The RNA shown here (Lysine riboswitch aptamer) has 179 nucleotides and comes from an uncultured Fimbriimonadales bacterium. Its Rfam family is "Lysine riboswitch aptamer". About the family: Riboswitches are metabolite binding domains within certain messenger RNAs that serve as precision sensors for their corresponding targets. The sequence was found by an Rfam model in a public genome assembly. Model confidence (mean pLDDT): 80 of 100.

[in-house]
RNA sequence: UUGCCGAGUAGAGGCGCGGGUCAACAUGAGUAGGCUUCGGGAGGCGCGCCCACGCUGAAGAACGGAGCCGAACGGGUUGCCCGCCGAAGUCGCGCGAGGGGCGAGCGCGCGGCUGGGCUGCAGGAGAAUAUCUUGCAGACUGUCGCUUUGCCUUAGCAAAGCGGAGCGCUACUCGAUCA
Numbered sequence: 001u002u003g004c005c006g007a008g009u010a011g012a013g014g015c016g017c018g019g020g021u022c023a024a025c026a027u028g029a030g031u032a033g034g035c036u037u038c039g040g041g042a043g044g045c046g047c048g049c050c051c052a053c054g055c056u057g058a059a060g061a062a063c064g065g066a067g068c069c070g071a072a073c074g075g076g077u078u079g080c081c082c083g084c085c086g087a088a089g090u091c092g093c094g095c096g097a098g099g100g101g102c103g104a105g106c107g108c109g110c111g112g113c114u115g116g117g118c119u120g121c122a123g124g125a126g127a128a129u130a131u132c133u134u135g136c137a138g139a140c141u142g143u144c145g146c147u148u149u150g151c152c153u154u155a156g157c158a159a160a161g162c163g164g165a166g167c168g169c170u171a172c173u174c175g176a177u178c179a
Stems, first nucleotide, its partner, number of pairs: 002179002005175007014085001016084005022079004033069007043056004047103005088114009115141002118138008143164009
């Protein structure tokens, strides 16, 4: 000085990932719901089912026809802002709050899988052809490894082919042992 190993810091991939009680727009939807009227005739409401509790109903419930009025959540697009590069997503298990039980949803933790975006097909969620997600396939792309070829004194650089995975890759710093 270099290499291997451990720890830390900073970065890269690009239609890159996610969030916002921000703003606008479209959808949701002429739906839910409300009022009037006709029919109907005992149930209906509070995320789904059951229990409990509360409200409501013969002064007419659910449901259906006609008329008038008429939303919102969620998801989406664009802009702006924020956090980032296992970003994040998904599956399983556990815990938490809410009257109790199961489930769904929300939040947190642990573990598994996926480098990334795109397109197609199939499944799931969804009002939806939007969007999200899972699996498979396809080419593309970044990274590392191997092989071949070219440039080149070498180190290296470029191209092509094949292959691996983010617990990776690049750069720097520190540390111990060995070569």